[in-house]
RNA sequence: UGAAGAGUUUGAUCAUGGCUCAGAUUGAACGCUGGCGGCAGGCUUAACACAUGCAAGUCGAGCGCACUCUUCGGAGUGAGCGGCAGACGGGUGAGUAACGCGUGGGAACGUGCCCUUUGGUUCGGAAUAGCCCUUGGAAACGAGGAGUAAUGCCGAAUGUGCCCUUCGGGGGAAAGAUUUAUCGCCAAAGGAUCGGCCCGCGUUAGAUUAGCUUGUUGGUGAGGUAACGGCUCACCAAGGCGACGAUCUAUAGCUGGUCUGAGAGGAUGAUCAGCCACACUGGGACUGAGACACGGACCAGACUCCUACGGGAGGCAGCAGUGGGGAAUAUUGGACAAUGGGGGCAACCCUGAUCCAGCCAUGCCGCGUGUGUGAAGAAGGCCUUCGGGUUGUAAAGCACUUUCAGUGAGGAGGAAAACUCUGCGACUAAUACUCGUAGGGCUUGACGUUACUCACAGAAGAAGCACCGGCUAACUCCGUGCCAGCAGCCGCGGUAAUACGGAGGGUGCAAGCGUUGUCCGGAAUCAUUGGGUGUAAAGGGUGCGUAGGCGGGCUACUAAGUCUGGGGUGAAAUCUUGCCGCUUAACGGUAAAAUGGCCUUGGAUACUGGUAGUCUUGAGUGUAGAAGAGGCAGGUGGAAUUCGUAGUGUAGCGGUGAAAUGCAUAGAUAUUACGAAGAACAUCAGUGGCGAAGGCGGCCUGCUGGUCUACAACUGACGCUGAGGCACGAAAGCGUGGGGAGCGAACAGGAUUAGAUACCCUGGUAGUCCACGCCCUAAACGUUGAAUACUCGUUGUUGGCGAUAUACUGUCAGCGACUAAGCGAAAGCAUUAAGUAUUCCACCUGGGGAGUACGACCGCAAGGUUGAAACUCAAAGGAAUUGACGGGGGCCCGCACAAGCGGUGGAGCAUGUGGUUUAAUUCGAAGCAACGCGAAGAACCUUACCUGCGCUUGACAUCCCUAUCGCGGAUUAGAGAGAUCUUUUCCUUCAGCUCGGCUGGAUAGGUGACAGGUGCUGCAUGGCUGUCGUCAGCUCGUGUCGUGAGAUGUUCGGUUAAGUCCGGCAACGAGCGCAACCCACAUCUUUAGUUGCCAGCAGUUCGGCUGGGCACUCUAGAGAAACUGCCCGUGAUAAGCGGGAGGAAGGUGUGGAUGACGUCAAGUCCUCAUGGCCCUUACGGGUUGGGCUACACACGUGCUACAAUGGCGGUGACAAUGGGCAGCGAACCCGCGAGGGGGAGCUAAUCUCAAAAAGCCGUCUCAGUUCGGAUUGUUCUCUGCAACUCGAGAGCAUGAAGUUGGAAUCGCUAGUAAUCGCGUAACAGCAUGACGCGGUGAAUACGUUCCCGGGCCUUGUACACACCGCCCGUCACACCAUGGGAGUGGAUUGCACCAGAAGUGGUUAGUCUAACCUUCGGGAGGACGAUCACCACGGUGUGGUUCAUGACUGGGGUGAAGUCGUAACAAGGUAGCCGUA
Repeated sequence: UGAAGAGUUUGAUCAUGGCUCAGAUUGAACGCUGGCGGCAGGCUUAACACAUGCAAGUCGAGCGCACUCUUCGGAGUGAGCGGCAGACGGGUGAGUAACGCGUGGGAACGUGCCCUUUGGUUCGGAAUAGCCCUUGGAAACGAGGAGUAAUGCCGAAUGUGCCCUUCGGGGGAAAGAUUUAUCGCCAAAGGAUCGGCCCGCGUUAGAUUAGCUUGUUGGUGAGGUAACGGCUCACCAAGGCGACGAUCUAUAGCUGGUCUGAGAGGAUGAUCAGCCACACUGGGACUGAGACACGGACCAGACUCCUACGGGAGGCAGCAGUGGGGAAUAUUGGACAAUGGGGGCAACCCUGAUCCAGCCAUGCCGCGUGUGUGAAGAAGGCCUUCGGGUUGUAAAGCACUUUCAGUGAGGAGGAAAACUCUGCGACUAAUACUCGUAGGGCUUGACGUUACUCACAGAAGAAGCACCGGCUAACUCCGUGCCAGCAGCCGCGGUAAUACGGAGGGUGCAAGCGUUGUCCGGAAUCAUUGGGUGUAAAGGGUGCGUAGGCGGGCUACUAAGUCUGGGGUGAAAUCUUGCCGCUUAACGGUAAAAUGGCCUUGGAUACUGGUAGUCUUGAGUGUAGAAGAGGCAGGUGGAAUUCGUAGUGUAGCGGUGAAAUGCAUAGAUAUUACGAAGAACAUCAGUGGCGAAGGCGGCCUGCUGGUCUACAACUGACGCUGAGGCACGAAAGCGUGGGGAGCGAACAGGAUUAGAUACCCUGGUAGUCCACGCCCUAAACGUUGAAUACUCGUUGUUGGCGAUAUACUGUCAGCGACUAAGCGAAAGCAUUAAGUAUUCCACCUGGGGAGUACGACCGCAAGGUUGAAACUCAAAGGAAUUGACGGGGGCCCGCACAAGCGGUGGAGCAUGUGGUUUAAUUCGAAGCAACGCGAAGAACCUUACCUGCGCUUGACAUCCCUAUCGCGGAUUAGAGAGAUCUUUUCCUUCAGCUCGGCUGGAUAGGUGACAGGUGCUGCAUGGCUGUCGUCAGCUCGUGUCGUGAGAUGUUCGGUUAAGUCCGGCAACGAGCGCAACCCACAUCUUUAGUUGCCAGCAGUUCGGCUGGGCACUCUAGAGAAACUGCCCGUGAUAAGCGGGAGGAAGGUGUGGAUGACGUCAAGUCCUCAUGGCCCUUACGGGUUGGGCUACACACGUGCUACAAUGGCGGUGACAAUGGGCAGCGAACCCGCGAGGGGGAGCUAAUCUCAAAAAGCCGUCUCAGUUCGGAUUGUUCUCUGCAACUCGAGAGCAUGAAGUUGGAAUCGCUAGUAAUCGCGUAACAGCAUGACGCGGUGAAUACGUUCCCGGGCCUUGUACACACCGCCCGUCACACCAUGGGAGUGGAUUGCACCAGAAGUGGUUAGUCUAACCUUCGGGAGGACGAUCACCACGGUGUGGUUCAUGACUGGGGUGAAGUCGUAACAAGGUAGCCGUA
């Protein structure tokens, strides 16, 4: 016995911090749904208005009268007089911040009915209602007259006691009824009950409410009251309250309790109970024991109703009910049977108190809506990977049960009394009466068809609601397509949505379930328990000091706090616990416990407080010393700037990135001398000194504050902090008067710029300076309040002191650096704390709005101090991490720059692209990394596009049915643009077999499943590719460090092409990359020798042709070789680097292949594959022709040139890679030539393409040419079905632009660039392209400042979609709340005055007057009237506060894509920020 957290700021992290959620609760409402019962609850809003009925009467045992009935005994009814009650019960919460309530006390009081006690109850009198008569009025209600009763009224007597008293005395009561008891009545005392009054303490918010008060505070006296009292009055005094919050304003009935919470608390005050207040609004009284009275009276007011207009009536905040208001709250029910109340002797009457019933799922509690079995896992639904899964033992079926509801029958308890009879006992004189007790009799139930019990029938009558992205339990499909919508927070939705809507399935709760609202919790998010303030919000700018708070050692007393025991109280109910009763529970009964508090009493004395005494260590004083830009005033000095005068001197000076404005031949700048003026004080100078802070700096003098050290003489706690208060307080600014050299807001000019109201330059006014007076703010910062004590050390420095002057060592007071423990979110702080503790003050509580508005105070003003709200957002902010970025830094690399060579950009043409055009000019590619790219080759085809024509199971695949046995090839003719259709002839006549038209195959026709799609989405994908980049990086395991993200390793010193290697190191290892392994080339060896080769030998037709050989070249297999291996130097003795030797080759030998983790939603759905969507007589398929080839233009990539390093002519120089049978094609012949004929040879080291070209020789001589070849004409060739659109080539003729190319820009570091030709793929044909091959063959690199790209380290950051980032302000538009505002309209309140109903009190000379007195005149007393005082409503004037509204106006907030700039974040391109103008 009791304590849970989660989501959301970030790329990620920790912490701060707000917002939100899960729980409980409710007098609730709304939506959907709804079987039964029990127990409770039910106008929270308009204290708004109320129709109708009821809610307070009763008594004949107080009185008379009238009437009815009568068995004449009497019984009863009615209106009155009279008594009691009506002050209770019931309702409501408007007012009230108060002795109103709660709690505990107190003394100066009253108390009907009730109880106890004592005493009394005698004698008289006068009226009056009812009733009767007359009479007014519509009514309500009266008026007059006559007469009458009482327990109504009055007088006298008595008066024990009672009250007053001047102590002599005085005052002062009653009621009868019945006759039998008795019930009443009066006085007094006591009790009980109830009430009035007083006091302590407690009891909401606001200081943007700071002063309030005149009966106010007190006294004396009087009056008044039931009672104390300024309660009231007269006089006197001048008090009283307030920062411990008066007054004012706003809000509110208080409490027991209720809800929540672990508790402390917070919120609340329905139902039940206690108190208070109110009763249409306001005022005042009467009666009474009690009222200033809910269902009484009077007056005023508002409202409603009646009216004959003259007058009247009314008060649901009682119970029902109505209208209204509202999201919202019930029946115009039954009964007095019970409990209680009033009256009565009683019977009894009354009782909307109460008890019951009705309505409502409003709440709590209980029950049911079936139970068992049942797999073909049915059907249907949904999903599906098409296999199945799920709904689901669920259903059906079979076997049972009958609670509840239904029908019928039975049936408690709530009832005990009262009344009456009989007996006994007590009381008593009593057999009356009364009380108690026992027994008998009679009678009482609204609820009620009660609860409960039994019987009957049949699964029969009974399940919904919300949710399913995370928080938070529960998932799929379809629809939709930033739409519709959802949403508590984060957030979902832009074509594959578990988040919207529907469905299936699931989860949760269940006669309810959700939503909305409220309050508490979570929230330690106001923190007493239990928070913070250096950087997140938060330390006052600094000191002095008042109140207050806190306070050193010892002793004694006290006992206020504190501790402990006893007593009283703390209502009941509630809560908790035990037991018990309703079948259980809710609910109820009973007992206990509890009720933190207050009052009172006894004790204890450690601590705190108080009182008294004492002490010296805190604090202060004294004596002797010390340092210092501490302050104020006066004086004084030199350097420099500027100006003036004079001299010398001549053309510039000045200024800047570069300039210009400016100054200067009227002599500047420069230089020399003299003079003037103002301001500031170089060096010394120092994380040095002083001061409380701001702040203080030449030198001298005067005055003056504080600090430190030594000594230990004096005082004896004198202390610390400090709300208000007072003082000081940089700069800027203000006022008055001076001063003014330099600097310098504003301003002017010159530049810069798109602009430049700036940055830069030339000038320059306020100001800066002085005196006096204001202002009072700063990033007034150590962003760190003051004081005291304690807690390891090292080191520097300033000023003292001690030991022998120094060294050295110790100590005190400062100023710094580093560090331990500890603290901290971290970074950091760390004896000068941000550590450990204590005391006091100040301040904070999400961001914005806003330090704003209003108000107040201060100020000359500027403005300062204090200081909100509406509204809006889900963040804002701190520290650190990883990246990215920087007009940050360091190191390094790359044809990156530089140094060179050659180009492009200019011309013509080729080719691609854009654009335009078109019926179509198919589509894609878009900075680098699209653009001679896909396309290694568009006349048809290709072809995807367009036009026309024709097909629909299709050109192609599988399955089914029917038919046929071929299919196919060749061929004739016709139509047609062709596809296609029709047609002639010929060749051919399937295979296997179990012999069955069985199987296979093929073709034709048919049917539907399907085919088909270069249609869309590369942002749904696979695969492939580009790019950074062949850059040197990218990671992991274990360990270690850090709360963590992460770090370390990978950083550092060297080195390298390299994260290459070495060394060091809290790291040690490893992986993917680098390198190597692979291929080619370069050298050699070896093997082999045809088609290759020929040194030597022989032959020869002179051709390696032949024999022969394989030595050489070569071919192609296998090997060798290179490793910083060797030497020198350097370096750290390392890694390596430089040089050298040898070597074919030297430091990666050269070239290739090889592309880490990843980036770009990079490219591709038109290579292919593929999800989804779309088309299906068409977006499919066929075909003709056209188009992709267009052409004012722009760009990219190339070719050819512009010429002499060349053109042309001549010429038997020399290659390599490759290709070849639908092919390459020789010789030879023809043609000027392309080419044709021809056909040898070759399936290739054999034949062939094949001629290499630059070269060499000659010529031309600088020109639009013998350069250049476009364009055009014409004639041809070849390929092909076909060359018009639209091929290539040849001949002849033509002979354009172009004379080396602006800004800009590209490639290349060696066999490279440049230049020269050759080959190949695809291809019928078509090459300036692409891919290869060889020939000739350079120049330059000082170097890394700069441009571009990249790597590593570091730094800053407000960036993380990562600088193509972020982000600020004006303006324009829309909406929202708010301030000001001439005013306007309400509410409330102060002051002054007017007014004065009813009522009470005072006075009264007017009028009237039954009781008593009387001398009979009258008096006492009373009533009416009048008047005075007080006073409600109302009115006037003038102020305050507050609410609403207002033309116009101010700023603020919010709002995907508006305008202008670019202020901030990087050195943000002028470092930023604070105060001020």